[in-house]
RNA sequence: GCUCCCAUAGUUCAAUGGACAGAACUGGCGCGUCCUAAGCGUCUGAUGGUGGUUCGAUUCCGCCUGGGAGCA
Numbered sequence: 001g002c003u004c005c006c007a008u009a010g011u012u013c014a015a016u017g018g019a020c021a022g023a024a025c026u027g028g029c030g031c032g033u034c035c036u037a038a039g040c041g042u043c044u045g046a047u048g049g050u051g052g053u054u055c056g057a058u059u060c061c062g063c064c065u066g067g068g069a070g071c072a
Stems, first nucleotide, its partner, number of pairs: 001071007010025004018055001027043005048064005
């Protein structure tokens, strides 16, 4: 330099172009216990950026940013 893949919560992952973007773990609070733990309830929290297509975009398209793989 060329080609391809990936980017969603603090972490690991879901979500046929259409409902309030959903779980698990973590974290906060409560129940529980003599105390801790296990267990149970509840709460918090996310679509990398910018444009385009569309009635409607996490999803499709372009560019940028970051990460990865291959070739040279």